[in-house]
RNA sequence: UCCCGAUAAAGCCAAACCCUCCGUGAGAAGGGGGCAGAAAGCAACGGGUCUCAGGAAGUAAGACAGCCGGGCUGCCGAA
Numbered sequence: 001u002c003c004c005g006a007u008a009a010a011g012c013c014a015a016a017c018c019c020u021c022c023g024u025g026a027g028a029a030g031g032g033g034g035c036a037g038a039a040a041g042c043a044a045c046g047g048g049u050c051u052c053a054g055g056a057a058g059u060a061a062g063a064c065a066g067c068c069g070g071g072c073u074g075c076c077g078a079a
Base pairs, nucleotide, nucleotide: 004077005076012037017032018031019030020029022027035066041072042071045069046068047067048064049063050062051061
């Protein structure tokens, strides 16, 4: 240094649910909350799921990184 990941230390983050607020919606943001997480940091590249206002559909357009794979970056250091 890489792999790896501890009943280690210091910190980080924050599911469901509730409140406020934005959006047609999936969902986003802020506050509370704490199920979890060693990339649950970043980013929609491939797959996947979801949304798309008024019947259906879902081309276009969107959402999800805490669904999987891959990419970039990063704290600590026992075995």
This is a predicted structure of a 79-nucleotide RNA (c-di-GMP-I riboswitch aptamer) from a Thermodesulfovibrionia bacterium. It matches the Rfam family "c-di-GMP-I riboswitch aptamer". Rfam's curators write: GEMM was predicted in a large-scale screen for bacterial structured RNA regulatory elements. Of the family's consensus pairs, 93% are formed in the model. The prediction has a mean pLDDT of 86.